[in-house]
Predicted 3D model of an 88-nucleotide RNA (Glycine riboswitch aptamer) from an uncultured Micrococcales bacterium. The sequence was found by an Rfam model in a public genome assembly. Model confidence (mean pLDDT): 76 of 100.
C1' cells in the first nucleotide's frame, strides 16, 4: 500500500397470511376461531454437508416471540461511504 471477508451508516429493491363478535371518534381496543414466516429464538424427521455414523448448516422444520387493510420497520439483495483486521 492493501484484495476477499466482516462491522457501521446512507440510498434503492424487498414476501406471506383474516374472518366473526363486542367495542371505539377512528383498523380504537379486546375476545373467539383460523392462518403466515423474512426480525429474534429453538430443533434435526427429511434435505445439504462426496458415502455411513457423529457433529454442523440453512431460505428446511417448529411457531415461543412476531405478524395477517394500507404505509412504515425488520430477513435478504444491490450500490455508495466508512472502520478495524488479515492474506499478499
Nucleotide at each position: 500500500c492493501g484484495a476477499a471477508g466482516c462491522g457501521u451508516g446512507g440510498c434503492g429493491g424487498g414476501a406471506g397470511a383474516g374472518c366473526a363478535g363486542u367495542u371505539u371518534a377512528g383498523g380504537u381496543a379486546c375476545u373467539g376461531c383460523a392462518c403466515c414466516g423474512a426480525a429474534g429464538g429453538a430443533g434435526c424427521a427429511a434435505u445439504c454437508c462426496u458415502c455411513c455414523c457423529c457433529a454442523g448448516a440453512a431460505u428446511c422444520u417448529c411457531u415461543c416471540a412476531g405478524g395477517u387493510g394500507a404505509u412504515c420497520a425488520a430477513a435478504c439483495c444491490g450500490c455508495c461511504a466508512u472502520g478495524a483486521c488479515u492474506a499478499g